Transfer RNA from Salmo salar, 73 nucleotides, folded computationally. Its mean pLDDT, the model's own confidence on a scale to 100, is 81. RNAcentral holds the sequence, with entries from Rfam. The source organism's lineage runs through Eukaryota, Vertebrata, Teleostei, Euteleosteomorpha and Salmo. It matches the Rfam family "tRNA". By type it is a transfer RNA.
RNA sequence: GUCUUUGUGGCUCAGUUGGUAGAGUAUGGCACUUGCAAUGCCAGGGUUGUGGGUUCGAGUCCCACGGGGGACC
Numbered sequence: 001g002u003c004u005u006u007g008u009g010g011c012u013c014a015g016u017u018g019g020u021a022g023a024g025u026a027u028g029g030c031a032c033u034u035g036c037a038a039u040g041c042c043a044g045g046g047u048u049g050u051g052g053g054u055u056c057g058a059g060u061c062c063c064a065c066g067g068g069g070g071a072c073c
Stems, first nucleotide, its partner, number of pairs: 001072006010025004019056001027043005049065005
């Protein structure tokens, strides 16, 4: 340099045919306990990499830019 793949709460990942984004874990609170742990319940936390486009509507489709991984030269 060319091709390919990936990006979503702190972390690991779902998200179906485009219809207002979830789980596990972590964190905080409460219950339980003499206390701690474990367990249960609840809560907070997301400009879905950035910027545009298509659409009534985009995590999802298209384009550009930039980051990570892989292959080739």